Predicted 3D model of a 71-nucleotide RNA (transfer RNA) from a Clostridia bacterium.
Its Rfam family is "tRNA". Rfam links the family to the GO term triplet codon-amino acid adaptor activity.
NCBI's taxonomy places the organism under Bacteria, Bacillati, Bacillota, Clostridia.
RNA sequence: GCGGAUGUAGUUUAAUGGUAAAACGGCGGCUUCCCAAGCCGCAGUCGGGGGUUCGAUUCCCCUCAUCCGCU
Numbered sequence: 001g002c003g004g005a006u007g008u009a010g011u012u013u014a015a016u017g018g019u020a021a022a023a024c025g026g027c028g029g030c031u032u033c034c035c036a037a038g039c040c041g042c043a044g045u046c047g048g049g050g051g052u053u054c055g056a057u058u059c060c061c062c063u064c065a066u067c068c069g070c071u
Stems, first nucleotide, its partner, number of pairs: 001070007010024004018054001026042005047063005
């Protein structure tokens, strides 16, 4: 230099164009003499920019980060 893969919550992962989800974790409550466990609830997420579309995490382009291959 060229090509490819991946990027979603604090962490690990779903979601193939129609209000973004689960587990663990965090916070609050219930329960308990207290703690733990258990139960209920709450908050928080699509790497960035642009395009297509009535509508984009999803399709297209650029870019950034990480990883792999070629030279």